[in-house]
RNA sequence: GCAGGUGUAGUAUAAUGGUUAAUAUGCAACCUUGCCAAGGUUGAGAUGGGAGUUCGAUUCUCCUCACUUGCU
Numbered sequence: 001g002c003a004g005g006u007g008u009a010g011u012a013u014a015a016u017g018g019u020u021a022a023u024a025u026g027c028a029a030c031c032u033u034g035c036c037a038a039g040g041u042u043g044a045g046a047u048g049g050g051a052g053u054u055c056g057a058u059u060c061u062c063c064u065c066a067c068u069u070g071c072u
Base pairs, nucleotide, nucleotide: 001071002070003069004068005067006066007065010025011024012023013022018055027043028042029041030040031039048064049063050062051061052060
């Protein structure tokens, strides 16, 4: 330089263009217990960035950034 892949809560994964983006774990508060652990209830927390298509984009298109694979 060329051609691919991946990017979603702190972490690990879902979401075949549709209503408030889901689950587990972690975190915070409360309940339960004489205390701890375990358990229960509630809460906060995310689509790498920009543009486009569309009534509507995590999803489709383009550019870009990061990581990664192959070729030269």
The RNA shown here (transfer RNA) has 72 nucleotides and comes from an uncultured Bacilli bacterium. Rfam family: tRNA. The family's RNA type in Rfam is transfer RNA. Its mean pLDDT, the model's own confidence on a scale to 100, is 81.